[in-house]
RNA sequence: CGAGCUGACCGGAUCAUCGCGCCGCUACCAACCCGGCGGUGAGGAAAGUCCGAACACCAGAGGGCACCGCGCUUCCUAACGGGAAGGCUUGUCGGAUUUAUUCCGACCUGACGGCACGUGCAACAGAGAGUAGACCAGCCGAUGGCCCUUCGGGGCACAGGUGAUGGGUGAAAGGGUGGGUUAAGAGCCCACCGGCGAUUCGGGUGACCGGGUCGGCCAGGUAAACCCCGUGGGGUGCAAGGUCAAGCAGCAUCGCUGCCUUCGGCAGCAGAGCGGCCCGCUCUGAAUGAUGCGGGUAGACUGCUAGAGGCUGACGGUGACGUCAGUCCCAGAUAAAUGAUGAUCUCCCUGUCGGAGUGGCCGACCGUCAGGUAGACAGAAUUCGGCUUACAGGUCAGCACUGGCC
Numbered sequence: 001c002g003a004g005c006u007g008a009c010c011g012g013a014u015c016a017u018c019g020c021g022c023c024g025c026u027a028c029c030a031a032c033c034c035g036g037c038g039g040u041g042a043g044g045a046a047a048g049u050c051c052g053a054a055c056a057c058c059a060g061a062g063g064g065c066a067c068c069g070c071g072c073u074u075c076c077u078a079a080c081g082g083g084a085a086g087g088c089u090u091g092u093c094g095g096a097u098u099u100a101u102u103c104c105g106a107c108c109u110g111a112c113g114g115c116a117c118g119u120g121c122a123a124c125a126g127a128g129a130g131u132a133g134a135c136c137a138g139c140c141g142a143u144g145g146c147c148c149u150u151c152g153g154g155g156c157a158c159a160g161g162u163g164a165u166g167g168g169u170g171a172a173a174g175g176g177u178g179g180g181u182u183a184a185g186a187g188c189c190c191a192c193c194g195g196c197g198a199u200u201c202g203g204g205u206g207a208c209c210g211g212g213u214c215g216g217c218c219a220g221g222u223a224a225a226c227c228c229c230g231u232g233g234g235g236u237g238c239a240a241g242g243u244c245a246a247g248c249a250g251c252a253u254c255g256c257u258g259c260c261u262u263c264g265g266c267a268g269c270a271g272a273g274c275g276g277c278c279c280g281c282u283c284u285g286a287a288u289g290a291u292g293c294g295g296g297u298a299g300a301c302u303g304c305u306a307g308a309g310g311c312u313g314a315c316g317g318u319g320a321c322g323u324c325a326g327u328c329c330c331a332g333a334u335a336a337a338u339g340a341u342g343a344u345c346u347c348c349c350u351g352u353c354g355g356a357g358u359g360g361c362c363g364a365c366c367g368u369c370a371g372g373u374a375g376a377c378a379g380a381a382u383u384c385g386g387c388u389u390a391c392a393g394g395u396c397a398g399c400a401c402u403g404g405c406c
Stems, first nucleotide, its partner, number of pairs: 002401001004399007012345007020041007043377001047388002050386005055237004067233005072086005087112001088110001091107006113228002118226002120222002135167003138162003143159002145156004175193006194218002196215008241302004250293005255269006270284005309328008347375001348372004353367003359406004
């Protein structure tokens, strides 16, 4: 110097023209629209919609069962399955030390409560898979059996014993070393080591760590198997919810007088229609008219963006984070605005020339000139806190590596 991994951060800038959403002011206007001016207008993930909350409505005396989530400890936080610090554990590397090994440090792994409550499961292979097991070889054969016998015993390896030795199966074969016992062996017994349990002392808020004593207790794996223990959980989501409310449908109401025999009819007045008026005609005790009512669709308004808010500084804390002070206002659309074009610059890419470097030539590096040009993932929809996933290029830190040819 380069390319790689991990972590943190950035995710082009300025100007001009045209256009769009929202807000404020404003000319014309009764008002709105339109017009003018000004302000503001996507992200680190706006994404996945996975977890936790705020908020809203619905349901609900209280408790239990069932069901589901979570699960080392302490802390942070409104809360969390998130985060910080730590413990144990898995493995790698480095250092120190030793007969074995142990200790220390860094990084990595872990659904990290419980399998010494109970129940279950373990394919295939294998003799045997959890109160084991005799398949091959080996050892023994005390006891029983058979054979021989000089009657002291000897032999065979039939029954059988043996997991201490080798082999074989399997992911896994039931503590290790040494000694005793024994026919041969085996925690069968003993010493030491290891594990586990009980108890106790010390350290730590705690997970846990270190030590003593006792017990042959040796207890395998699996709880992302049932289960046990602890802890948490009512449901639905801003298309929540609230206010106003076209049209259609529903319901209620909407003339009088006189005469005739009630139903009803006639006449007059009244009302409506025949596009304005008169005559005339037609209709009307209520129609397809008018008025009103409640629920409520479309639609409109609201919820709606000032918030567990951002930035800066000080202080407390190892840290996550907290407290205080100052300062800022930072999208609210609804088929959904946040765009397009141009110029300049910067990052970057390609190439020319030169330099430095080398024994020499390239690559890489530095400079110069020319050209290309923001080029990845991605687009708010009630709002926050997280997690996960995607990402061109760049910056910083740590880690391991150190280009090619002659």